[in-house]
RNA sequence: AGAGAAAAAGGCAAACCUGUCGAAAGGCAGGGGCGCAAAGCUCUGGGUCUAAGGCCGUAAGGCUAUGGCCGCCAGGCUGCCAAUU
Numbered sequence: 001a002g003a004g005a006a007a008a009a010g011g012c013a014a015a016c017c018u019g020u021c022g023a024a025a026g027g028c029a030g031g032g033g034c035g036c037a038a039a040g041c042u043c044u045g046g047g048u049c050u051a052a053g054g055c056c057g058u059a060a061g062g063c064u065a066u067g068g069c070c071g072c073c074a075g076g077c078u079g080c081c082a083a084u085u
Base pairs, nucleotide, nucleotide: 001085004081011036012035016031017030018029019028020027021026034071040077041076042075044074045073046072047069048068049067053064054063055062056061
């Protein structure tokens, strides 16, 4: 240097429950622990969720992100350990 086997120091935390914020998607905090070697950060591209507002519609409803998700995939930035080679 290093593919990602194992282990150590440690780290994160799905579902679900409680509280709280939000129109919602979802966020945050506590409990919890399915999992994770980037499950650290970043919406940059794709994907996907929502539709308050806006537009269309007689209505039912439809379209739309300026709102989300990086624990969906890829890119970018950063980082612990490390058999074997």
Record summary
c-di-GMP-I-GGC riboswitch aptamer from a Clostridia bacterium, 85 nucleotides, folded computationally. Its mean pLDDT, the model's own confidence on a scale to 100, is 87.